[in-house]
This record gives sequence, C1' cells and structure tokens, in this order.
RNA sequence: UUAGGCAAUUGCCAAACUAGUUGUGAAGCUAGGACGGAAAGCCAAACAGGUCUUUGUUUUCAAAGAUGGCUGGGUUACAAAU
Repeated sequence: UUAGGCAAUUGCCAAACUAGUUGUGAAGCUAGGACGGAAAGCCAAACAGGUCUUUGUUUUCAAAGAUGGCUGGGUUACAAAU
C1' cells in the first nucleotide's frame, strides 16, 4: 500500500408503518419511526441482468419510465489491535 475476516472505539444510514407532498403509475421527497445494514455512500448515463409501471402490439415483442434496501459489477471512504 492492497485485499479479506474479526475484536474494540467514535459515530453513520434507515425497512415496514403513519402524516404531508409530487407523479397517470411503479415510485420519489420531507417529518416521525427502526426491520435491518461494514459500504443500506454514489452510479439505472460504464456495462449486463432481474422485478415493477405506462403506452403500443397483443402469441410474441418493443419503447419510455421506476427500483442501488434485487443481483453481478464500477467507483469513493472513517477507525485501529490482530
């Protein structure tokens, strides 16, 4: 310096649900709230899949959109014993 696991310490994020709000919708944002998370930071415009929505076709399939807390992956990063 890089990679992985684990111990400790300081902390971090925030599922479902509720209220408000945006959107045709999937869903997003704000506040409350914690199921969980060692990247649950960022990337859907590096790339490749999955799922979901809308429209067309309607046997297929296609286009546009949503999802990074669906996956592979890309990228950045605190602490300090082993």